[in-house]
Model confidence (mean pLDDT): 80 of 100. The RNA shown here (transfer RNA) has 73 nucleotides and comes from a bacterium. Its Rfam family is "tRNA". The family's RNA type in Rfam is transfer RNA. Rfam's curators write: Transfer RNA (tRNA) molecules are approximately 80 nucleotides in length. The sequence was found in a public genome assembly.

RNA sequence: GCUGAAAUAGCUCAGUUGGCAGAGCAUUCCCAUGGUAAGGGAAAGGUCGAGAGUCCGACUCUCUCUUUCAGCU
Numbered sequence: 001g002c003u004g005a006a007a008u009a010g011c012u013c014a015g016u017u018g019g020c021a022g023a024g025c026a027u028u029c030c031c032a033u034g035g036u037a038a039g040g041g042a043a044a045g046g047u048c049g050a051g052a053g054u055c056c057g058a059c060u061c062u063c064u065c066u067u068u069c070a071g072c073u
Base pairs, nucleotide, nucleotide: 001072002071003070004069005068006067007066010025011024012023013022019056027043028042029041030040031039049065050064051063052062053061
């Protein structure tokens, strides 16, 4: 330099060929126990990497950029 993939909650990751953004772990509270761990319930936590475009409507489609990973040279 070229090609491909990825970027979503504090962490690990889903997300349906466009229509209200989720799970597990972690955090807080409650239940339960004589007490602890395990267990059950609830809550909080997101400008979906950035900027444009298309569309009534974009995490999702198109373009550019940034970062990371892999391959080729």